[in-house]
Predicted 3D model of a 110-nucleotide RNA (SAM riboswitch aptamer (S box leader)) from Calidifontibacillus erzurumensis. The coordinates come from a structure-prediction model, not an experiment, and the mean pLDDT is 85. The sequence is in RNAcentral, with records from Rfam. It matches the Rfam family "SAM riboswitch aptamer (S box leader)". Its family is annotated with regulation of gene expression in the Gene Ontology.
RNA sequence: UUCUUAUCAAGAAUGGUGGAGGGACUGGCCCGAUGAAUCCUGGCAACAGACUUUUUUAAGCACUGUGCUAAUUCCUGUGAGUUCAUUUCAAUGAACUCAAAAGAUAAGAA
Repeated sequence: UUCUUAUCAAGAAUGGUGGAGGGACUGGCCCGAUGAAUCCUGGCAACAGACUUUUUUAAGCACUGUGCUAAUUCCUGUGAGUUCAUUUCAAUGAACUCAAAAGAUAAGAA
């Protein structure tokens, strides 16, 4: 880097550093000098390993490897369905639901 599987409506600082960006991309809409990104610390969680309990499935713990720490993956993008409104009865607009696509994270394989 590619592929496969699983999860993505919860949770988490009034800290330090730093000094203008950030929320993956599109279109929106937001966050930010009342201090963005980064790094450190703290915290949350429990994917894998370790440890403990258990006949075992499992349960616990939070030591290790990650991960995360505004807003549902912030909403949206493609397809299908349902409802409502407009009214040349065919199309348009809006809302909701489902499944994909894309993305993020973990584990395994190449």